[in-house]
RNA sequence: GGCGAUGUGGCUCAGCGGUUAAAGCAAUCGGUUCAUACCCGAUAGAUCGGUAGUUCGAUUCUACCCAUCGCCACCA
Numbered sequence: 001g002g003c004g005a006u007g008u009g010g011c012u013c014a015g016c017g018g019u020u021a022a023a024g025c026a027a028u029c030g031g032u033u034c035a036u037a038c039c040c041g042a043u044a045g046a047u048c049g050g051u052a053g054u055u056c057g058a059u060u061c062u063a064c065c066c067a068u069c070g071c072c073a074c075c076a
Stems, first nucleotide, its partner, number of pairs: 001072007010025003018056001027043005049065005
């Protein structure tokens, strides 16, 4: 340099055009216990990497950019 994949709560991830973005772990509060853990219940937390575009409508489609990862090429 070329090609491809991924980017969504603190973490792991689902959702691939349509209303309140789902879940597990973690966190906080409560219950349970002599107490801790397990277990049970509740609560808060993401406008979806960024900017444009398409569309009545974009996390979802398109373009560019950014970050991470992989493959290939080049290396005076």